[in-house]
Molecule: transfer RNA
Organism: marine eukaryotic metagenome
RNA sequence: CGGGUGUAGCUCAGUGGUAGAGCAUCACCUUCCCAAGGUGAAAGUCGCGAGUUCGAUCCUCGUCACCC
Numbered sequence: 001c002g003g004g005u006g007u008a009g010c011u012c013a014g015u016g017g018u019a020g021a022g023c024a025u026c027a028c029c030u031u032c033c034c035a036a037g038g039u040g041a042a043a044g045u046c047g048c049g050a051g052u053u054c055g056a057u058c059c060u061c062g063u064c065a066c067c068c
Stems, first nucleotide, its partner, number of pairs: 002068005009023004017054001025041005047063005
């Protein structure tokens, strides 16, 4: 210098129109108890700053961290 990644505690979806899943956590149900199972809940300034747009996780520029 070039390329890639950055989204929930973890692993990852989401290619302009209200941010999701699995696992984990908490509560309840089931059981004599545990495990397993079921139902529900909580958890996000989408790395940061700016721009474009009616509207940005998504497009553009800059910047930071990590990987090649």